[in-house]
Molecule: c-di-GMP-I-GGC riboswitch aptamer
Organism: uncultured Paenibacillaceae bacterium
RNA sequence: AGCGAUAAGGGCAAACCGCGCGAAAGCUCGGGACGCAAAGCUACGGACCUAAAGCACUCCGCUAUGGUCGCCGAGCCGCCGAAC
Numbered sequence: 001a002g003c004g005a006u007a008a009g010g011g012c013a014a015a016c017c018g019c020g021c022g023a024a025a026g027c028u029c030g031g032g033a034c035g036c037a038a039a040g041c042u043a044c045g046g047a048c049c050u051a052a053a054g055c056a057c058u059c060c061g062c063u064a065u066g067g068u069c070g071c072c073g074a075g076c077c078g079c080c081g082a083a084c
Stems, first nucleotide, its partner, number of pairs: 002084001003081002011036002016031003020027002034070001040076003044073003047068003054062002
């Protein structure tokens, strides 16, 4: 350095519920744990969700400037040390 344990000390917290915010997707806080060795940070590339405003319009629609890093990749930072 790779790697990642029935290790130690700790950490995070899905679904769901409650208050609030938001047009929605979704988010904050509290409760709660399905899981996670980067489930720490950054929407940078891809992907996905939403479509208020805008575009189009008979209707269906199109579009991110809004989101998801617990979808994948990338960048930055980081605790511990059995085996190999």